[in-house]
Molecule: transfer RNA
Organism: Deinococcus sp.
RNA sequence: GCUUCUGUAGCUCAGUGGCAGAGCACUCCCUUGGUAAGGGAGAGGUCAUCGGUUCGAACCCGAUCAGAAGCUCCA
Numbered sequence: 001g002c003u004u005c006u007g008u009a010g011c012u013c014a015g016u017g018g019c020a021g022a023g024c025a026c027u028c029c030c031u032u033g034g035u036a037a038g039g040g041a042g043a044g045g046u047c048a049u050c051g052g053u054u055c056g057a058a059c060c061c062g063a064u065c066a067g068a069a070g071c072u073c074c075a
Stems, first nucleotide, its partner, number of pairs: 001071007010024004018055001026042005048064005
């Protein structure tokens, strides 16, 4: 340098055009003699960034950024 894949909550991930979600973690409550486990409620989001397509984009297209894997060239 080229190719492919990945980027969504603090962590691990789902969601592939029509209201942004789950588990764990966090906060509060119930339960317990107390703790763990369990139950209920809550908080937490620039869907990497910018642009385009569309009535409508996390999702499709382009560029950029970051990461991973592979390939190639020079030394």